Model confidence (mean pLDDT): 90 of 100. c-di-GMP-I riboswitch aptamer from an Acidimicrobiaceae bacterium, 75 nucleotides, folded computationally. It was read from a public genome assembly, where an Rfam model found it. Its Rfam family is "c-di-GMP-I riboswitch aptamer". Its family is annotated with cyclic-di-GMP binding in the Gene Ontology.
RNA sequence: UGAACGAAAAGGCAAACCUCCCGUGAGGGGGGGACGCAAAGCUACGGGACUCAUGGAGUUCGCCGGGCCGCCGAU
Numbered sequence: 001u002g003a004a005c006g007a008a009a010a011g012g013c014a015a016a017c018c019u020c021c022c023g024u025g026a027g028g029g030g031g032g033g034a035c036g037c038a039a040a041g042c043u044a045c046g047g048g049a050c051u052c053a054u055g056g057a058g059u060u061c062g063c064c065g066g067g068c069c070g071c072c073g074a075u
Stems, first nucleotide, its partner, number of pairs: 004075001005073002012037002017032006035062001041068003045065003048060005
């Protein structure tokens, strides 16, 4: 330094719910709040699910998989 792995340590993120705003909607953003998460960081590439104004367009990566990046170091 890299990989596997995930004890410890330092931190990080933030479900449901409440509230304000945006959107036809799925849902998204701000604040509060913590169910949890070793990628619960990013990406809509494949699958799934969902929405609509449905020959299509969109949402969801905290549904699964892939890709990219990343903290620490017991082993």